Predicted 3D model of a 72-nucleotide RNA (transfer RNA) from an Elusimicrobiota bacterium.
RNA sequence: UGCCGGGUGGUGCAAUGGUAGCACAUCUGGCUCUGGACCAGAGGAGUGGAGGUUCGAGUCCUCCCCCGGCAG
Numbered sequence: 001u002g003c004c005g006g007g008u009g010g011u012g013c014a015a016u017g018g019u020a021g022c023a024c025a026u027c028u029g030g031c032u033c034u035g036g037a038c039c040a041g042a043g044g045a046g047u048g049g050a051g052g053u054u055c056g057a058g059u060c061c062u063c064c065c066c067c068g069g070c071a072g
Base pairs, nucleotide, nucleotide: 001071002070003069004068005067006066007065010024011023012022013021018055026042027041028040029039030038048064049063050062051061052060
């Protein structure tokens, strides 16, 4: 420098162009002699940045940043 893959709650992952969801973690309550186990509930992200397309973008297009891989 070129090519490919990736960047989404605290963490790990989802999401045909149509209300961003699941698990763990956290908090609250229950259960229990107690509990970090089990049960129920709650809160927490607008998706790496800037533009573009579209009625509508995490998703499509352009540029840039970061991480990993391959090639030179």

Its Rfam family is "tRNA". Rfam describes the family as follows. Transfer RNA (tRNA) molecules are approximately 80 nucleotides in length.